Bacterial RNase P class A from a soil metagenome, 336 nucleotides, folded computationally. It matches the Rfam family "Bacterial RNase P class A". By type it is a ribozyme. Its family is annotated with ribonuclease P activity, dimeric ribonuclease P complex and tRNA processing in the Gene Ontology. Rfam describes the family as follows. Ribonuclease P (RNase P) is a ubiquitous endoribonuclease, found in archaea, bacteria and eukarya as well as chloroplasts and mitochondria. The sequence is in RNAcentral, with records from MGnify.

RNA sequence: AGGCCGGGCAGCCGCGCGGCCUCGUGCCGUGAGGAAAGUCCGGACACCACAGGGCAGGGUGCUGGGUAACUCCCAGGCGGGGAAACCCGACGGAAAGCGCAACAGAAAGCACACCGCCGAUGUGACCCCUCGGGGUCGCAGGCAAGGGUGAAACGGUGCGGUAAGAGCGCACCAGCGGCCCGGUGACGGGUCGGCUCGGCAAGCCCCACCCGGUGCAACGCCAAGCAGGGACGACGACGCUGCCCGCCGAGUCCCAGGUCGGCGGCACGAGCGAGUCGGAGACGGCCCGCCUAGAUGGAUGGCUGCCCGCGACAGAAUCCGGCUUACAGGCCUGCU
Numbered sequence: 001a002g003g004c005c006g007g008g009c010a011g012c013c014g015c016g017c018g019g020c021c022u023c024g025u026g027c028c029g030u031g032a033g034g035a036a037a038g039u040c041c042g043g044a045c046a047c048c049a050c051a052g053g054g055c056a057g058g059g060u061g062c063u064g065g066g067u068a069a070c071u072c073c074c075a076g077g078c079g080g081g082g083a084a085a086c087c088c089g090a091c092g093g094a095a096a097g098c099g100c101a102a103c104a105g106a107a108a109g110c111a112c113a114c115c116g117c118c119g120a121u122g123u124g125a126c127c128c129c130u131c132g133g134g135g136u137c138g139c140a141g142g143c144a145a146g147g148g149u150g151a152a153a154c155g156g157u158g159c160g161g162u163a164a165g166a167g168c169g170c171a172c173c174a175g176c177g178g179c180c181c182g183g184u185g186a187c188g189g190g191u192c193g194g195c196u197c198g199g200c201a202a203g204c205c206c207c208a209c210c211c212g213g214u215g216c217a218a219c220g221c222c223a224a225g226c227a228g229g230g231a232c233g234a235c236g237a238c239g240c241u242g243c244c245c246g247c248c249g250a251g252u253c254c255c256a257g258g259u260c261g262g263c264g265g266c267a268c269g270a271g272c273g274a275g276u277c278g279g280a281g282a283c284g285g286c287c288c289g290c291c292u293a294g295a296u297g298g299a300u301g302g303c304u305g306c307c308c309g310c311g312a313c314a315g316a317a318u319c320c321g322g323c324u325u326a327c328a329g330g331c332c333u334g335c336u
Stems, first nucleotide, its partner, number of pairs: 001333005007307007015031006021024001033313001037324002040322005045215004057211005062076005077091001078089004092206002097204002099200002114147002116143003121140008155173006174196001176193007219264004228255005235249002238246002271290003275286004308311001
């Protein structure tokens, strides 16, 4: 660095689910995890919305690949750390624009001069003098090498140069730009050039690409009761004394939505294991084998015996792929 295990065996009692029959409080089978966790990403699935495009908003951000998809994985590049194995990286753009830089410091955005160096040039005072000039201390001025501050000070080192200095000149290095070569690409190598002021985009922003919303309490089916609508309606009440007709009612049948409740969704899937082929790998193809919890007040627990190094973190709730976090102890492989 990568991978794996996560007490084992047996008996008894109990719980969920499934099956079986001789329906007995019977028998048999099966029953958590590598993280079931956080709910942080990405999808499947379901319903709702939706002509197309744009704006707003959000996300991603070196390159190439993998994948259903990803903020994941693999390989590579670059940068950083390490003696090395190896590890880490929000790693597009600062010559589109706006903005920011505490403290310290002379100066931090049309950079700057505290200490310092010089005093060539101009000039003041004093001294020397062979009268051409020279020296000392200043001022104006020149400089940015050295010191000092800072996260960062406008390329670095060396030689030349100079009054002192300075890309002022040169060599090498760094960086920028052009060209050539290698690479799919990020990028690397070479060569030439003028010698050259940066940082922050985990600030706004710009660029490229991606993104509709809500979540299994989604959603679908059945549907007690109560109320509703329709049809029939012996007989009765009313209009009306009687018949027709109308209307009302017990009752019977039907219908729609749908409450309590029940069922499905819900366990065969981007599934797991072995082999083989392709690939550097992530992964993909083919073939063989396997079936592996499904609750809904929600099961998976307890006791006993034996063994050992005395057993950690923790428990499903629509399902997958990731990431992150927690984890007693132990095993295997490779490397420095």
The prediction has a mean pLDDT of 77.